[in-house]
Context: one part of a larger RNA
RNA sequence: GAACGAACGCUGGCGGCGUGCCUAACACAUGCAAGUCGAAUGCGACUGGUUCCUUCGGGGGCUUAGUAGCAUGGCAGACGGGUGAGGAGCACGUACCUAACCUGACCCUUUAUUUGGGGGAUAGUCCUGCGAAAGUGGGGGUAAUACCGCGUACGCUCGUGCCUGUAGGGGGCAUGAGGAGAGUUGGCCUCUGUAUACAUGCUGACGAAGAGGGAGGGGGGUGCGUCCUAUUAGUUAGUUGGUGGGGUAAUGGCCUACCAAGGCGACGAUGGGUAGCUGGUCUGAGAGGAUGAUCAGCCACACUGGGACUGAGACACGGCCCAGACUCCUACGGGAGGCAGCAGUGGGGAAUUUUGCGCAAUGGGGGCAACCCUGACGCAGCAACGCCGUGUGAGUGACGACGCCGUUCGCGGUGUAAAGCUCUGUGAGGAGGGACGAAGGGUCGGUCUGAAGAAGGCCUGACCGUGACGGUACCUUCAGAGCAAGCCCCGGCUAACUCCGUGCCAGCAGCCGCGGUAAGACGGAGGGGGCGAGCGUUGUUC
Numbered sequence: 001g002a003a004c005g006a007a008c009g010c011u012g013g014c015g016g017c018g019u020g021c022c023u024a025a026c027a028c029a030u031g032c033a034a035g036u037c038g039a040a041u042g043c044g045a046c047u048g049g050u051u052c053c054u055u056c057g058g059g060g061g062c063u064u065a066g067u068a069g070c071a072u073g074g075c076a077g078a079c080g081g082g083u084g085a086g087g088a089g090c091a092c093g094u095a096c097c098u099a100a101c102c103u104g105a106c107c108c109u110u111u112a113u114u115u116g117g118g119g120g121a122u123a124g125u126c127c128u129g130c131g132a133a134a135g136u137g138g139g140g141g142u143a144a145u146a147c148c149g150c151g152u153a154c155g156c157u158c159g160u161g162c163c164u165g166u167a168g169g170g171g172g173c174a175u176g177a178g179g180a181g182a183g184u185u186g187g188c189c190u191c192u193g194u195a196u197a198c199a200u201g202c203u204g205a206c207g208a209a210g211a212g213g214g215a216g217g218g219g220g221g222u223g224c225g226u227c228c229u230a231u232u233a234g235u236u237a238g239u240u241g242g243u244g245g246g247g248u249a250a251u252g253g254c255c256u257a258c259c260a261a262g263g264c265g266a267c268g269a270u271g272g273g274u275a276g277c278u279g280g281u282c283u284g285a286g287a288g289g290a291u292g293a294u295c296a297g298c299c300a301c302a303c304u305g306g307g308a309c310u311g312a313g314a315c316a317c318g319g320c321c322c323a324g325a326c327u328c329c330u331a332c333g334g335g336a337g338g339c340a341g342c343a344g345u346g347g348g349g350a351a352u353u354u355u356g357c358g359c360a361a362u363g364g365g366g367g368c369a370a371c372c373c374u375g376a377c378g379c380a381g382c383a384a385c386g387c388c389g390u391g392u393g394a395g396u397g398a399c400g401a402c403g404c405c406g407u408u409c410g411c412g413g414u415g416u417a418a419a420g421c422u423c424u425g426u427g428a429g430g431a432g433g434g435a436c437g438a439a440g441g442g443u444c445g446g447u448c449u450g451a452a453g454a455a456g457g458c459c460u461g462a463c464c465g466u467g468a469c470g471g472u473a474c475c476u477u478c479a480g481a482g483c484a485a486g487c488c489c490c491g492g493c494u495a496a497c498u499c500c501g502u503g504c505c506a507g508c509a510g511c512c513g514c515g516g517u518a519a520g521a522c523g524g525a526g527g528g529g530g531c532g533a534g535c536g537u538u539g540u541u542c
Stems, first nucleotide, its partner, number of pairs: 001542004006538005013390006019383002021348001026346003030343003035075003040072004048063006082301003092225007101218003106214006114208002116150001118148002126139005156178009183206006192199003227273003234264003239261008276298004280291004303324005326337004354380001356379003362376001363374004393423004403414004427483001429478005437469001441464004445459005486531005491512003497526005507514002
């Protein structure tokens, strides 16, 4: 000198864009943060309105409404969001390998003129128990795109035989065995069947099954790189290798039985300490050094430790089970919980924000869609925490007012500074207008495919309607210099000097050093210098 997620002191007008628990991965009140689908399925209200009956207590019908809600089922809860505790490791970075692998949804191809024919349950509801609650038992009955057989099969899997190759589980042929599925919905009557409008028919949409490929994603392996410490020198028993077996999507001591005795190490093993890694960021002419907030990629974790289940994918932050610590409820028998999601609270700390608005946009989940959900996200609020912009007025105005300071008492300085005069109108204030961000979507119309007036695609078509921010930005206008400047320094380094007070005192100080009676170094004043809505100090890095 530059930099900062800064803090502290003094001061503080506005706007834009960013950033904001670096400490206790400490504990958490409260609310919200993951749902959705009635076009998979079974049931199905309260209440209000209206009407009928009535023994005047009440009861029934219709409607609200197949709505709210309950349950089965599907998909999504493995993404998105948070944190950096652990980890010195194939965790990360980079370059390769996988003939040792997986992949739901998406796209393409194919079986194919696919989705044939059956069965048994069960939840909810109902009846009846237990329990304070959380919850749970028994009985009866029921549906499905839930579950299970049977049939069919594209050479998919496995076995056997053969061929081929670049290497082992690569490619190909033959043969045997095994292996699928689910329907829902719109429209129509040309075919079929009932018989005049329906569906088991036809047609479209969305789905369902097997196989192959793609894209994207993931698993595994290898080379190289990746902090300090030798005041850590030896270390290792599933350890190193082999064979058989198990396990996995898959290789492998990954696991197991047996056999052998190996493996690593001064090119630093092992141990100890520290640490998320990277793109980047800061600094520097560069080399390098330091660093890893925000943003992006990867990894790890989700009260602590362990475990599996479901699933294409988890050993799963807002799922399950066990153990532990802690907190809460309890009828003492037993239960409930997990903010390192967004806000917020206590605590710790020098120190870090609102228990805000909205799904309008972008993106995500579900759904045919309308739409619903979304503390992701978009915005607003707080904080000079940072960067940038801008204002606090402009012109004129005296041999130069007052005041203050200095003085050799002549005067000099503050100083065109002020006042005065003439103007301007940014910001703040008042008034009026008022957005872009909106594309989608719906209705109608046209057109294409279509048997079709269905469904779907397209349209520079018409109309309707969608904005949290926000009556904000912006524009116009009104008034009016009116409301808006401080902080540090002045001995040398280092730009800037005098007076008074003090008297090695009080004090200053980054280094050298000042102060003991004329202190340019302390304190005040006048003046000056620097920066300026900031200025200094402290901390840290180069």
Predicted 3D model of a 542-nucleotide part of an RNA (small-subunit ribosomal RNA, 5' domain) from a metagenome.
Rfam family: Bacterial small subunit ribosomal RNA.